[in-house]
RNA sequence: AAGUCGAGCGAUAGUCCGACCACUAAAACAGUUAUAAGUUAAGAAGCCUAACAUAGACAGAAAAGCCGAUGAGGGCAAAAGGUCUAUAAGGGCAGUGGGUGACUGUUUUAGUGGUCGGAUGAGAGCGGCGGACUGGUGAGUAACGCGUGGGUGAUCUGCCUUUGGGCCGGGGAUAGCCGUUAGAAAUAGCGGGUAAUACCGGAUACGGUUGCGCUGCUUUGGCGGUGCAAAGAAAGGGGCUACGGCCCCGCCCGAAGAGGAGCCCGCGUCCCAUUAGCUAGUUGGUAAGGUAAAGGCUUACCAAGGCUAAGAUGGGUAGCCGGCCUGAGAGGGUGAACGGCCACACUGGGACUGAGAUACGGCCCAGACUCCUACGGGAGGCAGCAGCUAAGAAUAUUCCACAAUGGACGGAAGUCUGAUGGAGCGACGCCGCGUGGAUGAGGAAGGCCGAAAGGUUGUAAAAUCCUUUUGCGGACGAAGAAUAAGCGGGGGAGGGAAUGCCUCCGUGAUGACGUUAGUCCGUGAAUAAGCCCCGGCUAAUUACGUGCCAGCAGCCGCGGUAACACGUAAGGGGCGAGCGUUGUUCGGAAUUAUUGGGCGUAAAGGGCGCGUAGGCGGCCGCGUAAGUCUGAUGUGAAAUAUCGGGGCUCAACCCUGGUACUGCAUUGGAAACUGCGCGGCUUGAGUCACGGAGGGGGAAUCGGAAUUCCUGGUGUAGGGGUGAAAUCUGUAGAUAUCAGGAAGAACACCGGUGGCGAAGGCGGGUUUCCAGCCGAUGACUGACGCUGAGGCGCGAAAGUGCGGGGAGCAAACAGGAUUAGAUACCCUGGUAGUCCGCACUAUAAACGAUGCACACUAGGUGUCGGGUCGAGCGAUUCGGUGCCGGAGCGAACGCGAUAAGUGUGCCGCCUGGGGAGUAUGCCCGCAAGGGUGAAACUCAAAGGAAUUGACGGGGGCCCGCACAAGCGGUGGAGCAUGUGGUUUAAUUCGAUGAUACGCGAGGAACCUUACCUGGGUUUGACAUGCAGGGGGAUGGCGGGGAGAGCCGUCAGCGUAGAAAUACGCCCCUGUGCAGGUGCUGCAUGGCUGUCGUCAGCUCGUGCCGUGAGGUGUUGGGUUAAGUCCCGCAACGAGCGCAACCCCUACUGCCAGUUGCCAGCAUUUAGUUGGGGACUCUGGCGGAACUGCCGGUGACAAACUGGAGGAAGGUGGGGAUGACGUCAAGUCAUCAUGGCCCUUAUGUCCAGGGCUACACACGUGCUACAAUGGGCGGUACAGAGCGGAGCGAAGCCGCGAGGCGAAAGCGAAUCGCUAAAAGCCGUCCGUAGUUCGGAUUGAAGUCUGAAACCCGACUUCAUGAAGUUGGAAUCGCUAGUAAUCGCGCAUCAGCACGGCGCGGUGAAUACGUUCCCGGGC
Repeated sequence: AAGUCGAGCGAUAGUCCGACCACUAAAACAGUUAUAAGUUAAGAAGCCUAACAUAGACAGAAAAGCCGAUGAGGGCAAAAGGUCUAUAAGGGCAGUGGGUGACUGUUUUAGUGGUCGGAUGAGAGCGGCGGACUGGUGAGUAACGCGUGGGUGAUCUGCCUUUGGGCCGGGGAUAGCCGUUAGAAAUAGCGGGUAAUACCGGAUACGGUUGCGCUGCUUUGGCGGUGCAAAGAAAGGGGCUACGGCCCCGCCCGAAGAGGAGCCCGCGUCCCAUUAGCUAGUUGGUAAGGUAAAGGCUUACCAAGGCUAAGAUGGGUAGCCGGCCUGAGAGGGUGAACGGCCACACUGGGACUGAGAUACGGCCCAGACUCCUACGGGAGGCAGCAGCUAAGAAUAUUCCACAAUGGACGGAAGUCUGAUGGAGCGACGCCGCGUGGAUGAGGAAGGCCGAAAGGUUGUAAAAUCCUUUUGCGGACGAAGAAUAAGCGGGGGAGGGAAUGCCUCCGUGAUGACGUUAGUCCGUGAAUAAGCCCCGGCUAAUUACGUGCCAGCAGCCGCGGUAACACGUAAGGGGCGAGCGUUGUUCGGAAUUAUUGGGCGUAAAGGGCGCGUAGGCGGCCGCGUAAGUCUGAUGUGAAAUAUCGGGGCUCAACCCUGGUACUGCAUUGGAAACUGCGCGGCUUGAGUCACGGAGGGGGAAUCGGAAUUCCUGGUGUAGGGGUGAAAUCUGUAGAUAUCAGGAAGAACACCGGUGGCGAAGGCGGGUUUCCAGCCGAUGACUGACGCUGAGGCGCGAAAGUGCGGGGAGCAAACAGGAUUAGAUACCCUGGUAGUCCGCACUAUAAACGAUGCACACUAGGUGUCGGGUCGAGCGAUUCGGUGCCGGAGCGAACGCGAUAAGUGUGCCGCCUGGGGAGUAUGCCCGCAAGGGUGAAACUCAAAGGAAUUGACGGGGGCCCGCACAAGCGGUGGAGCAUGUGGUUUAAUUCGAUGAUACGCGAGGAACCUUACCUGGGUUUGACAUGCAGGGGGAUGGCGGGGAGAGCCGUCAGCGUAGAAAUACGCCCCUGUGCAGGUGCUGCAUGGCUGUCGUCAGCUCGUGCCGUGAGGUGUUGGGUUAAGUCCCGCAACGAGCGCAACCCCUACUGCCAGUUGCCAGCAUUUAGUUGGGGACUCUGGCGGAACUGCCGGUGACAAACUGGAGGAAGGUGGGGAUGACGUCAAGUCAUCAUGGCCCUUAUGUCCAGGGCUACACACGUGCUACAAUGGGCGGUACAGAGCGGAGCGAAGCCGCGAGGCGAAAGCGAAUCGCUAAAAGCCGUCCGUAGUUCGGAUUGAAGUCUGAAACCCGACUUCAUGAAGUUGGAAUCGCUAGUAAUCGCGCAUCAGCACGGCGCGGUGAAUACGUUCCCGGGC
């Protein structure tokens, strides 16, 4: 925030006026009087006085308050209480003193009080109207609550409008008020007295109402007429008056209207069936009551009904609508603001008053809470406007005004109005505007990027000129105000007139906003830009920092040292007084699909049938009009939406007109289609008659083979079982075999993508009962049909209950094996069960993973049953059952008249994966379990089909010293060498399955060297530029030092030029820079390993496929080979293979020195003359191509055999390594991005280390001996190397070696250079040896500044392990393995390693099953 009316009422407080009375005081005048007891009344000073009251003084605690300083303690003041003093009133006590006047009357004045009359009059009260409107909220409500359309013949309605009639005459109260009582209060009571438009009788009644009759029109209780009877009204107030009355506001009884309200009905209105049954006033009737009014609304009686699968009942949630958001629409979401309805007002209940309420700011009761209290009792209800508290992520001013609009009251003025109009706060939303405009390149500075050049920020800035929206200061200044009362005037009705009434014109107060909007002046670019993003989606990129950290993230995903993805900067993109995030809704999402989806394999067909409700339904005719179509009418409020127009400078916003509101209702019409009714038809469906096939079902009965068991015979040592065994069985006689007997179960052959059944399923024969199906012809019924939610029935195996049965088989169980284990696979046994009867269970990959029915749509080829034609072959037709295939369909695979094609009807089911077919509830079951069937949470997928690869203890084909067949090794020993590990100051670093480990290293005592210790050095050990200074270059000596280096000193003087000087070089100082074996081989180049010298890897065009991709390149042959041939939707081509190159084997020609020597000569010796034959050397050629022949093969390619030939099918060897793989290896060869160090992580030097040593591994050497070892003799190579070199002869030394200060040789000339095994002879005699040589001692040699750590070799002495090597493992297919020595690189020296060379010189390969690797 709801009051108002004094023109309904009475009495007041107060104030004012008038009249009268009383009292008091003063003044004036006049008059009277000296009082004992008692009584009555009044009563002073003084003294006392508890408590109370007032004033003052003193002292005065704590807390709060005020003032003030300080770091803090300070001061002031008041109350209670204390002490003291004084006083008033009252009370008490005792009386005392002083003064002289006192009293009465009259008049006047003043004051006070009273009575009467009048005026004004707040507040309260009685009374009237309004507080049922306005305003707030959404708790409840799933409802006739709301929406929409109707009904009310079943109703009410104050104020308002129109209209008819009336308003006579009385009465008694009661608030207020006065007095008083109770109480703390709220409040209540008692007594007295009073008024009304308050209340109550009486009279009257046009009409109304009620009752009883008659009656018209109508039809639920509607509207009328008429007769009788009964009951029922009222109020006055104001103005004027000529006092007769008139006017105004009210009052009463009616009628009508408008607006409002009540009740009833049709239709619409959320989720859950894991809510399936609900209901006793319940459903209906009769009678009564009740209401404004129908009604079980209520009561009595009677009947037993009512609702429900079209979802009752129950539970959850929710105010409803116009609208709003979204969407192409259909829809989906929503119900703020504005408008309509409903409900609520602290919670629950109740009535009263009233026209209206079961009443937000009324009442009563109960409850919770808050407040007051004297504890006895009381008060309250912001979901009105502000405001406070709490909760919360979050939501405003305790503002102004009734000036406008609207409302209540009033005759009016007016009062009230947190309705409303305004202002304030908030970018919360929508709209508009600004933050400046133009010119401006040395493209300024700065920033960022870049190696630099330069680029970019960027005309951007600065600067110059201009403008002034907005801001700030000032001035002016609309519209919102219409009119009311009043005044003036005109007109009109009525009346006798006036106040009045109706109407028009003029005038006429009032502005919250408000410092309004707007306009003008002044001022000055002045007052005004941010937010997000820049990996893709998605517009926009660089640098630095960081280093799976910090962080980002909507999804995919970024970040582990070069991050366009994090952070920052610069730049860029987007939007802009906003931007981004979060939440929510719709969209995209055809991802719940009505429009507009699916179900063979992706999620999804019910296991199968019968059938109820429901849905759908053949041909012809007539009718009807529910659906359907169409016209008209009513309604669909306004606002909103939309279109046109208009007003604020524009817009948002507002105003206005039209449209729309797809709906509902009423009514007229149409009759094709659907429905309904009637009549008919035969093609759908069915019935009967005839014929046919069948493991269709039930029952009874019969049969043979096999198995096991029992009995007996023959017979003897095993049987059985397995990958191999064992458990088991057998001398108590098994197995085997013969005969006889018993039992139970199952039915070989026929047998078949053959048959039957709805599915599950059905298999020996016979009999019997029952059912279905097919064909053909005729007759009959006349749509009787299809599908089928619930429901009912059937339903493999296993399982359950009861009773039988039990041969074989066989879960569980036992034992034996296997195995790391083996609760398995294998074996030996074996119980439920399997079988029968009865009763449960109800599932399955119950599958064609394909619901049922009907119709239509190319073919080919089998097969089963029937019909027709046919001599037959066969053809055709109906019904089944298979395969292939066209169109079409399909994601593809595939389906394809037995559809997954094209359509119709009906049912079931699906909506990402997991959780989960779980939990829970309910139902079923004896149980096991079944049916129905979630959610939380979690993931960014799960899944289908096809493609390319890879893999497999999958298959086929084929290669390779891959296996096999052989030979020799490794693994055991000692030593060498490399690695791991350990150690160390350091043992520098790298290489690590194959593809590291005698690897980088083709040679670590110093050096190398990168490591460690110590000592030095800083433009540097090395390169180059500049500036300054000095100096020829260069060579030598001395000192101390471990050396580097330091100090000192001597000699010496380039080129050109006459010289000055110039050039070159060196040193010092400074500065750019050098330097790094520091990191990253996962930033890189290059190079390399490996698969693998395996035969492969690709491309162009075409073709196929939606596509990935395929084809070619597969196939048939063949090859060492994707080698070649043939075929082929492929045709060609490239990189690989092969060939071209080198060595080797044969040969011709040319050339003969340093090589060669047949003949001639010579000689110790091809030594010499000579020769150009031979060997050999160096060049250039030839030769081999499946060319020739036979056979095989496809008339091919090719293979096989042969001839010839030095060589034969790539003759042998080498070089040569496709596309790629291993983020393989290498930043330490080199190069190189980035990072890091810069008096050190650079550089120089000495010494040490890389050489360590409990161990482990790899690669080798030497052996273990007699095919050998020792000794003696003797023969034959090739390929290399040599000037800081190879180094002869000769001499010395046992020897390594030395001397030769050395001959020869820059080498087919000289040297290294002896080849060794071999061969001949001899010794050794199986022994740790005459094998083996490690280790150690001694003495030496050589290289080198230097052999201690740490070289090689020699001699003498020493004489270790080892007697052929476990598991395992390596190499090799021919001049190979094995064995023997020789050379070279590196190198001062150092080789058991590496790279080469020749000598001697085998064995074996059936074959491709297996191991390994590879190809198709």
Molecule: small-subunit ribosomal RNA
Organism: uncultured Treponema sp.